Predicted 3D model of a 358-nucleotide RNA (Bacterial RNase P class A) from an uncultured Pelagibacteraceae bacterium. Of the family's consensus pairs, 95% are formed in the model. Rfam family: Bacterial RNase P class A. By type it is a ribozyme.
RNA sequence: CCAGAUAAUUGGAUAACUGCUUGGUAUGAUCAAGAGGAAAGUCCGGGCUCCACAAGGCAACAGUGCCGGGUAAUACCCGGCGGAGGCAACUCUAGGGAAAGUGCCGCAGAAAAUAGACCGCCCUAAUUGAAAUUUUAAGGGUAAGGGUGAAAAGGUGAGGUAAGAGCUCACCGCUUUUUUGGCAACAAAAAAGGCAUGGUAAACCCCACUGGGAGCAAGAUCAAAUAGGGUUACAUUGGCUUGUCUUGGCUGUAACCGGGUUGAUCGCACGACUCAAUUGGUAACAAUUGAGCUAGAUGAAUAGUUAUCGGUUUUUUGUAAAAAAUCACAGAACCCGGCUUAUAAAUUAUCUGGCAAA
Numbered sequence: 001c002c003a004g005a006u007a008a009u010u011g012g013a014u015a016a017c018u019g020c021u022u023g024g025u026a027u028g029a030u031c032a033a034g035a036g037g038a039a040a041g042u043c044c045g046g047g048c049u050c051c052a053c054a055a056g057g058c059a060a061c062a063g064u065g066c067c068g069g070g071u072a073a074u075a076c077c078c079g080g081c082g083g084a085g086g087c088a089a090c091u092c093u094a095g096g097g098a099a100a101g102u103g104c105c106g107c108a109g110a111a112a113a114u115a116g117a118c119c120g121c122c123c124u125a126a127u128u129g130a131a132a133u134u135u136u137a138a139g140g141g142u143a144a145g146g147g148u149g150a151a152a153a154g155g156u157g158a159g160g161u162a163a164g165a166g167c168u169c170a171c172c173g174c175u176u177u178u179u180u181g182g183c184a185a186c187a188a189a190a191a192a193g194g195c196a197u198g199g200u201a202a203a204c205c206c207c208a209c210u211g212g213g214a215g216c217a218a219g220a221u222c223a224a225a226u227a228g229g230g231u232u233a234c235a236u237u238g239g240c241u242u243g244u245c246u247u248g249g250c251u252g253u254a255a256c257c258g259g260g261u262u263g264a265u266c267g268c269a270c271g272a273c274u275c276a277a278u279u280g281g282u283a284a285c286a287a288u289u290g291a292g293c294u295a296g297a298u299g300a301a302u303a304g305u306u307a308u309c310g311g312u313u314u315u316u317u318g319u320a321a322a323a324a325a326u327c328a329c330a331g332a333a334c335c336c337g338g339c340u341u342a343u344a345a346a347u348u349a350u351c352u353g354g355c356a357a358a
Stems, first nucleotide, its partner, number of pairs: 001354010012309007020034005036329001040340002043338005048215004054247005061211005066080005081095001082093004096206002101204002103200003118146002120142005125136002154172006173195001174193008219266004229257006238251004273292008310327008
């Protein structure tokens, strides 16, 4: 200098004028504050509210799926193990079970898992020939070689055989046992055994663990108005308790038709809160101390204009200036912790590979 990987920060600034909302105040002046890193998606986990003051069991459905740790909790985060990709830094992982069962693996191929003989190789018999060999029918042996395929009865090498085959041996792979290291997933080593008839569960399924339901349009209060309406069913041996059963609790309940209201206040922001330092920890994070208060609207405020500066791009001139254009994704509505998606431009740190110089 070039190309990459990982982790972060900002995502416009200043001034003037005009304007809006909330809170405080002396209720006028005036002071303070006022839309994000994702506010988006509504995919997870909760807080909170109601059912309900609850407990236990069963079923269905749904979710998760290697080990350890963190957290209020999670399918999240951190650190590891196994596997795959990459020269590497690193990245991804839907990562329990195929010997409980069922299903699927098209075409091609002889044969696709209770899975083989298409081309081949060898032996016996006849024929040709000095011999090697050539040709023919039938019988027997074989799965090492070739072909098909994503995948074909462990792999490589040697010996052996009529030709071959774990048939035998060595190494690798696989199974079982033991030892060592590690909390564990797992790793390494040794011994014994010729040893399995593939894959697929992001197919059904099996196993382990988790889960009550509905949701701020939840819910509470006040005010006002109406029809103290009507029909049907059951009725303490009944009904309700958001799948069902038991216990417990409550007590008239459920469905349909019709009428009135559509207003105001609360919920509504002090929080599993933010920032800094110290300590512990590889880290996620935790504890302690100190400082801070950072929207609360309800047809929906949080802004508009001007000027200058800043970033990027292009053009001109060649010292560095001038001019023009442009500045992304995108707007809170009960709140918080995550994940995912969109994103112009600028900046920082560490690491990997390559080239060159000293």